[in-house]
Molecule: transfer RNA
Organism: archaeon
């Protein structure tokens, strides 16, 4: 310096091709249960989806620069 392919809750990712309410798990708060702590079983909280611009009634998804992070190729 050319190219591809990743970035979404604390942490692992799920949804992106094919735009329409951002989902699990774990983990963390509360409650039950326990002498008491774990495990269970019931409830909560937590992501403006890496930044920005764009098209669009609507963007995590589409374009387009841009920051990191891996890999090849020189």
């Nucleotide at each position: 310096g050319g190219c591809a392919c990743c970035g979404u809750a604390g942490u692992u990712u799920a949804g992106c091709c094919u735009g329409g309410u951002a989902g699990a798990a774990c983990a963390c708060c509360a409650g039950u249960c326990u002498c008491a702590u774990g495990a269970g079983c019931u409830g909560g909280a937590u992501a403006u989806c890496g930044g920005g611009a764009g098209u669009u009634c609507a963007a995590a998804u589409c374009u387009c620069c841009c920051c990191g992070g891996u890999g090849c190729c020189a």